[in-house]
RNA sequence: GGGCCGCUAGCUCAACGGGUAGAGCACCGGACUUUUAAUCCGGCGGACCGGGUUCGAGUCCUGGGCGGCCCA
Numbered sequence: 001g002g003g004c005c006g007c008u009a010g011c012u013c014a015a016c017g018g019g020u021a022g023a024g025c026a027c028c029g030g031a032c033u034u035u036u037a038a039u040c041c042g043g044c045g046g047a048c049c050g051g052g053u054u055c056g057a058g059u060c061c062u063g064g065g066c067g068g069c070c071c072a
Base pairs, nucleotide, nucleotide: 001071002070003069004068005067006066007065010025011024012023013022019055027043028042029041030040031039048064049063050062051061052060
């Protein structure tokens, strides 16, 4: 330098026909318990950045950034 893949919650990952973004763990509050732990209930919290297409974009197109693999 070229090709491919990825980027979603604090972390690990879903959702893939474009139609309200979810789970587990973590964190916070409560219940239970003599207390802790465990268990149960609830809550908090997010699309890498910009542009485009569309009634509507995490999803499609495009520029950039970061990471990984391969080739040179």
Transfer RNA from an Actinomycetota bacterium, 72 nucleotides, folded computationally. The RNAcentral record of the sequence draws on ENA and MGnify. NCBI's taxonomy places the organism under Bacteria, Bacillati, Actinomycetota. The prediction has a mean pLDDT of 80. Its Rfam family is "tRNA". From the family's description: Transfer RNA (tRNA) molecules are approximately 80 nucleotides in length. Gene Ontology term of the family: triplet codon-amino acid adaptor activity. Rfam classes the family as a transfer RNA.